[in-house]
RNA sequence: GCCGCCAUCGUCUAGCCUGGUCUAGGACACAUCCCUCUCACGGAUGGAACUCGGGUUCGAAUCCCGAUGGCGGUA
Numbered sequence: 001g002c003c004g005c006c007a008u009c010g011u012c013u014a015g016c017c018u019g020g021u022c023u024a025g026g027a028c029a030c031a032u033c034c035c036u037c038u039c040a041c042g043g044a045u046g047g048a049a050c051u052c053g054g055g056u057u058c059g060a061a062u063c064c065c066g067a068u069g070g071c072g073g074u075a
Stems, first nucleotide, its partner, number of pairs: 001074007010028004020058001030046005051067005
């Protein structure tokens, strides 16, 4: 250089192939409250995410193009 794969809450991850549905869901973590003599456990509530730019479309996390970053392959 060329080819392939990946990028979503603080972390891990589902959803992407097949566009629209309940607030983009779950686990852990965090905050507050309840429980408890206290802690732990348990329960309730809450905050928090689609890497970036453009395109297609009535509508994009999802499809298309490009960029950036990461991983792998190839001479």
Predicted 3D model of a 75-nucleotide RNA (transfer RNA) from a Candidatus Falkowiibacteriota bacterium. Its Rfam family is "tRNA". Its family is annotated with triplet codon-amino acid adaptor activity in the Gene Ontology. It is annotated as a transfer RNA. The RNAcentral record of the sequence draws on ENA.